[in-house]
Annotation:
A computed fold for a 72-nucleotide RNA, annotated as transfer RNA.
């Protein structure tokens, strides 16, 4: 330098172009003499950045940025 794949809560991951979810973690409550486990509920997301297409974009297209991988 070129190809491929990837970027979504603190972490790991989902999500036919039509209301962004799950697990872990965290917080509160219940339960216990107490802790853990269990149960119930809550908070937490400009979906890497900037454009484009569309009635509508995490999703499609373009450029850039970051890390990964292969080739040279």
């Nucleotide at each position: 330098g070129g190809g491929c794949a990837u970027g979504u809560g603190g972490c790991g991951c989902a999500a036919c172009g039509g209301a962004a979810g799950c697990g872990c973690g965290u917080c509160u409550g219940c339960u216990u003499u107490g802790c853990a486990a269990g149960c119930a509920g809550g908070a937490g997301g400009u979906u890497g950045u900037g454009g484009g297409u569309u009635c509508a974009a995490a999703u499609c297209c373009c450029a850039c940025c970051g890390g990964g991988u292969c080739c040279a």